[in-house]
C1' cells in the first nucleotide's frame, strides 16, 4: 500500500486445553482438538504469458510465500438507534 464476509482435506506425532493480545460470550476438544511433520488441496500477492499511452480486467500454476472449523467466530473505540453481539465507520491483527 492491496486484501481481509468466497475457497480448501487426509494420514503421523502427541497429550489439553485451543478460537492473535486483554475481557465478555459463543464455539472446537480424551469419538484426542491446537501447535508441529507428510501428502494432497484451495486461492493467485511476488512470478510467468498476454494486452496496454498509462492502468484495469484477462490466462497459467513450475517456483517464493500464504491458507486449509465458524466474517479475522461475534463483541468491547466511535457513530446510527429506544436499545443490540443490528447497521456503518475506525482501531488491532493476518497475508503479500
Nucleotide at each position: 500500500u492491496a486484501u481481509u464476509a468466497a475457497g480448501a482435506a487426509g494420514g503421523g506425532u502427541g497429550u489439553a486445553g485451543a478460537g492473535a493480545a486483554c475481557a465478555g460470550g459463543c464455539u472446537c476438544a480424551g469419538u484426542g482438538a491446537u501447535c508441529c511433520c507428510c501428502u494432497g488441496g484451495c486461492a493467485a500477492c511476488c512470478g510467468g504469458c498476454a494486452u496496454c499511452u498509462u492502468a484495469a480486467a484477462g490466462c497459467c500454476a513450475c517456483g517464493g510465500u500464504g491458507c486449509u472449523a465458524a466474517u479475522a467466530c461475534c463483541u468491547g473505540c466511535u457513530c446510527c438507534c429506544a436499545g443490540a453481539a443490528g447497521g456503518g465507520a475506525a482501531a488491532u491483527g493476518a497475508u503479500a
The prediction has a mean pLDDT of 83.
The RNA shown here (SAM riboswitch aptamer (S box leader)) has 96 nucleotides and comes from a soil metagenome.
Its Rfam family is "SAM riboswitch aptamer (S box leader)". Rfam links the family to the GO term regulation of gene expression.